The RNA shown here (transfer RNA) has 73 nucleotides and comes from a Clostridia bacterium. Its mean pLDDT, the model's own confidence on a scale to 100, is 81. The sequence was found in a public genome assembly. The source organism's lineage runs through Bacteria, Bacillati, Bacillota and Clostridia. Rfam family: tRNA. From the family's description: Transfer RNA (tRNA) molecules are approximately 80 nucleotides in length.
[in-house]
């Protein structure tokens, strides 16, 4: 350098053809229990890598960017 393939919640991973974001673990908070732990019932947390574009409307399609994997040379 070229080609691919990834980037969503503190982690790990979802999200057919665009209609607008959810899970599990983990945190809170209350029951339960002498505490704890498990168990049950609430809860909060996402500029969906950046930036620009098409779009009535983008996580998702179009560019550039940037970090990480594979592959080729």
């Nucleotide at each position: 350098a070229c080609g691919u393939c990834u980037u969503u919640a503190g982690c790990u991973c979802a999200g057919a053809u665009g209609g607008a974001a959810g899970a599990g673990c983990a945190c809170c908070u209350g029951a339960c229990u002498u505490u704890u732990a498990a168990u049950c019932a609430g809860g909060g947390g996402a500029u969906c890598a950046u930036g620009g574009g098409u779009u009535c409307g983008a996580a998702c399609c179009c560019c550039a960017u940037a970090a990480g994997g594979c592959g080729u040379a």